This is a predicted structure of a 537-nucleotide part of an RNA (large-subunit ribosomal RNA, domain I) from an Acidobacteriota bacterium.
Its Rfam family is "Bacterial large subunit ribosomal RNA".
The RNAcentral record of the full RNA draws on ENA.
Lineage of the source: Bacteria > Pseudomonadati > Acidobacteriota.
[in-house]
Context: one part of a larger RNA
RNA sequence: GGCGUGCGGUGGAUGUCUUGGCGUUGAGAGGCGAUGAAGGACGUGGGAACCUGCGAAAAGCCCAGACGAGCUGGUAACCGAGCAUUGACUCUGGGAUCUCCGAAUGGGGCAACCCUCCCGACUUGUCGGGAAUCGGCAUCUGAAUGUAUAGGGUGCCGAGGCGAACCCGGGGAACUGAAACAUCUCAGUACCCGGAGGAAAAGAAAGCAAACGCGAUUCCGUCAGUAGCGGCGAGCGAAAUCGGAACAGCCCAAACCCGCCUUCGGGCGGGGGUUGUGGGCGCCAAUGUGGCACAUCGGAUUGUUCUGUGAAUCAUCUGGAAAGGCGAACCACAGAAGGUGAUAGUCCUGUAGUAGAACGAAAUGAUGGCCUAGGCGUUCCAGAGUAGCACGGAGCUCGUGGAACUCUGUGUGAAACUGGGGGGUCCACCCUCCAAGGCUAAAUACUCCUCAACGACCAAUAGCGCACCAGUAAGGCGACUGAAUGAUGAAAAGCACCCCGAUAAGGGGAGUGAAAAGUACCUGAAACCGCAUGCCU
Numbered sequence: 001g002g003c004g005u006g007c008g009g010u011g012g013a014u015g016u017c018u019u020g021g022c023g024u025u026g027a028g029a030g031g032c033g034a035u036g037a038a039g040g041a042c043g044u045g046g047g048a049a050c051c052u053g054c055g056a057a058a059a060g061c062c063c064a065g066a067c068g069a070g071c072u073g074g075u076a077a078c079c080g081a082g083c084a085u086u087g088a089c090u091c092u093g094g095g096a097u098c099u100c101c102g103a104a105u106g107g108g109g110c111a112a113c114c115c116u117c118c119c120g121a122c123u124u125g126u127c128g129g130g131a132a133u134c135g136g137c138a139u140c141u142g143a144a145u146g147u148a149u150a151g152g153g154u155g156c157c158g159a160g161g162c163g164a165a166c167c168c169g170g171g172g173a174a175c176u177g178a179a180a181c182a183u184c185u186c187a188g189u190a191c192c193c194g195g196a197g198g199a200a201a202a203g204a205a206a207g208c209a210a211a212c213g214c215g216a217u218u219c220c221g222u223c224a225g226u227a228g229c230g231g232c233g234a235g236c237g238a239a240a241u242c243g244g245a246a247c248a249g250c251c252c253a254a255a256c257c258c259g260c261c262u263u264c265g266g267g268c269g270g271g272g273g274u275u276g277u278g279g280g281c282g283c284c285a286a287u288g289u290g291g292c293a294c295a296u297c298g299g300a301u302u303g304u305u306c307u308g309u310g311a312a313u314c315a316u317c318u319g320g321a322a323a324g325g326c327g328a329a330c331c332a333c334a335g336a337a338g339g340u341g342a343u344a345g346u347c348c349u350g351u352a353g354u355a356g357a358a359c360g361a362a363a364u365g366a367u368g369g370c371c372u373a374g375g376c377g378u379u380c381c382a383g384a385g386u387a388g389c390a391c392g393g394a395g396c397u398c399g400u401g402g403a404a405c406u407c408u409g410u411g412u413g414a415a416a417c418u419g420g421g422g423g424g425u426c427c428a429c430c431c432u433c434c435a436a437g438g439c440u441a442a443a444u445a446c447u448c449c450u451c452a453a454c455g456a457c458c459a460a461u462a463g464c465g466c467a468c469c470a471g472u473a474a475g476g477c478g479a480c481u482g483a484a485u486g487a488u489g490a491a492a493a494g495c496a497c498c499c500c501g502a503u504a505a506g507g508g509g510a511g512u513g514a515a516a517a518g519u520a521c522c523u524g525a526a527a528c529c530g531c532a533u534g535c536c537u
Stems, first nucleotide, its partner, number of pairs: 001536009015522001016487002020458002022455007029447002031162002039101003042055003046079002049075003061095006070083003106115003116131007133159009166197001167195005177184001181231001207214002218245004228236002249439003252383001256271006276417001278381002280378005290371003294368004301361009313328002316325002329346002331335001337349003388412008398424001419434005474481002494521001497509004
């Protein structure tokens, strides 16, 4: 020096555990904000660092209800001082206070700071109130410029900002694929902007269909990777039908009548009316049936929160400890689960069931209000810079094609029910529908958030980045990036006292404990480092 063995050190793997995560399902909620939000700064406790709570009335104040014996939040003890059956603490509901910043809104500003004006009050330097902008409405004024208008003032109402996804609209890439690349694709995706709601959007046929018919929209399955589109490359890619989910239909404009106003063009309000053939008007007939998504009341039923009630076990053995073994019982609409010194239906909290209070949802119903028929004649009405067309584009499976249909930037520009659109150029016949106004629940999408339940989900290098005071420490000028760290024991019983040592660290006794498991603490692998020893060299 090597190999081996034994005993240690170091180290923190492994095993076991779980406060935390992940996912799913079902309910709820789906918003907050100028009555000042979200998010913060600074304060606030008898002693107070951080967290939590709260706001100069500051771990709190007042009221109502519930509970009933303890309480003064957590790490987290200690000291001090108190509160409480005259009901504290705690919980629920309501109210008061609520510094400063922040949309931030009197002006400014390097957020949490600085500086004003007006009114009022008094302690005369403090307190209370007001003073942003934009929009709508009303009103008073009012230029060039006569009438006006622009502009200005005042009053009232509203908006503004934040928020995870979902939704609608306005804009809108590139990498990539095409084995290069330009049409094409990625993709109307990402991203930006605007807007809304608990959903949004769409929606009651100028629709589909096919010679039969259907009867708003939305979503799912199918049709179907079909018909098609496509440097016919890469790729893109329907619809009708059928089967389901859910179902719901309505209101204006106009004609005509009435009222008011009128610049004589008409305007406003009320009635009327809303359809593929209807309505108005004139005449005739009918007096009754059905419906409502509106308002108010009521409330079957049901949810949430809080508070109750809620069955049934003993002995013995082992052990530090019984819930384990053994023996004998009992309850069960409760043998879900958790805890308790090991594994508990009957010890505790609970669970099934059941009761009360507050708050919410809400079927059905009642009342009110509203809506709801026919025939003949007349030819008054039935959405115009619209439909269509041309050019330029876009959307549809459709890339300009034979290219319909939908939308429209520019131009042009009808008809009036004997009317008009569509049925994939176009024409005819036939069929079908009625544009150029509007509203509409449900079935559908999503989950920042709350509650409950569950998991052939994880178990501390896993599971969220975060089980632990984490978006922290730390890094970066900045945008931003971004960790690590869980476990003594049943209980601190956390080693009184003695000795060595420096009034240490650490150790040896003693003691606690079932066990030192001794705050560097469960188990305690390996690498690595020693001590002792056997063999070899």